This is a predicted structure of a 377-nucleotide RNA (Bacterial RNase P class A) from Homoserinimonas sp. The model forms 97% of the base pairs in the Rfam consensus.
[in-house]
RNA sequence: UGGGUCGGCAAGACGGUCGCGUCGCGCAGAAAUACGCGCCGAGGAACGUCCGGGCUCCGCAGGGCAGGGCGGUGGGUAACUCCCACCCGGAGCAAUCCGCGAGAAAGUGCAACAGAAAGCAGACCGCCGGCGGCUUCGGCCGCAGGUAAGGGUGAAACGGUGGUGUAAGAGACCACCAGCGACUCGAGUGAUCGAGUCGGCUAGGUAAACCUCGCCCGGAGCAAGAUCAACAGGGAACGCCAAGGUGGCCCGCCAAGUUCCCGGGUAGAUCGCUGGAGGAUUGCGGCAACGCAAUCCCGAGAUAGAUGGCCGUCCAGCGCCGAGAAGCUUUGGCUAAUCGGCGUCAACAGAACCCGGCGUAUCAGCCGGCCCAUUCA
Numbered sequence: 001u002g003g004g005u006c007g008g009c010a011a012g013a014c015g016g017u018c019g020c021g022u023c024g025c026g027c028a029g030a031a032a033u034a035c036g037c038g039c040c041g042a043g044g045a046a047c048g049u050c051c052g053g054g055c056u057c058c059g060c061a062g063g064g065c066a067g068g069g070c071g072g073u074g075g076g077u078a079a080c081u082c083c084c085a086c087c088c089g090g091a092g093c094a095a096u097c098c099g100c101g102a103g104a105a106a107g108u109g110c111a112a113c114a115g116a117a118a119g120c121a122g123a124c125c126g127c128c129g130g131c132g133g134c135u136u137c138g139g140c141c142g143c144a145g146g147u148a149a150g151g152g153u154g155a156a157a158c159g160g161u162g163g164u165g166u167a168a169g170a171g172a173c174c175a176c177c178a179g180c181g182a183c184u185c186g187a188g189u190g191a192u193c194g195a196g197u198c199g200g201c202u203a204g205g206u207a208a209a210c211c212u213c214g215c216c217c218g219g220a221g222c223a224a225g226a227u228c229a230a231c232a233g234g235g236a237a238c239g240c241c242a243a244g245g246u247g248g249c250c251c252g253c254c255a256a257g258u259u260c261c262c263g264g265g266u267a268g269a270u271c272g273c274u275g276g277a278g279g280a281u282u283g284c285g286g287c288a289a290c291g292c293a294a295u296c297c298c299g300a301g302a303u304a305g306a307u308g309g310c311c312g313u314c315c316a317g318c319g320c321c322g323a324g325a326a327g328c329u330u331u332g333g334c335u336a337a338u339c340g341g342c343g344u345c346a347a348c349a350g351a352a353c354c355c356g357g358c359g360u361a362u363c364a365g366c367c368g369g370c371c372c373a374u375u376c377a
Base pairs, nucleotide, nucleotide: 001373002372003371004370005369006368007367008366009365012314013313014312015311016310017309018308020041021040023038024037025036026035028033043348047359048358050357051356052355053354054353055221056220057219058218062251063250064249065248067217068216069215070214071213072086073085074084075083076082087101088099089098090097091096102212103211107210108209109206110205124151125150126147127146128145130143131142132141133140134139159177160176161175162174163173164172178202179201180199181198182197183196184195185194186193187192225271226270227269228268233262234261235260236259237258238257244254245253278297279296280295281294282293283292284291285290317344318343319342320341321340322339323338327334328333
């Protein structure tokens, strides 16, 4: 200098003017409400609704079946399919990235075409000797048998290389190697890694197919729910020997009411509703995620749903132009700090009970770590 890879920051400030919302104060009004002043007034994702919770209600809150979720090990967390570290496998020269990461020797399936044959498979071309026939004496043809080392097909052919052996071959046997199984030792919390001994045992892929194994799981949800206000009741069925009881079924438990039809009142007010698993700074512990302690802070709470428009100035960044040294230089010039001018300066978007994640969208821009290549000192 170029390329790559990982992470972080950022979402301006002030003034004026017009216009909004909650709350507080004042004033006018019977009230609704009007006017004046003041504090405050969207996000890094508020989006998606993909997960997990807090909270509320039901279930005397228990057990089981079915069903669902997760899936390497250890840690973090209120919890999680999230985060951190490590292990294994794969891609990459590397930094780094990816993984629906348990089990294929419990069972059932699936895999086009080609091929003899793709789960206990298989003989197309071959190789071998036996019997019979022919022969130009090289061999050829037929029958029954042995064989899977060689060739072919395929993504993949049921271990590999070398030898012994054989009629020809073959883990049939041997040496070494790979895998698998058993046992032992060492390191590690563990997943796992390394080493040794024995065994001829050789057992493809796929579970993001059904399945098996291990762990976990009541349900519904702020339109949850609570209080106040308003209201007019009438009838029927079932049931108290159990109807009914917040996913389905069974057991247990609770239980005197449950359900339907006709009609009436109400759609209003208050709470839930913002002080939290909250935020900031500093210190300590930890590889890290994160935890502990101290100090400080309290930034919308709407309910048809507000927070906006215009003008001006400034800060920071970036782009272009000009100037610019005692620096560089081939003496033509080039340029650092710095100065001046012009321009750019907002994309994605929008609370509705709250919080922790993940995914997705995104403006002008900036900062840092690491890897590779090249060049110079």
Lineage of the source: Bacteria > Bacillati > Micrococcales > Microbacteriaceae > Homoserinimonas. Its Rfam family is "Bacterial RNase P class A". The family's RNA type in Rfam is ribozyme.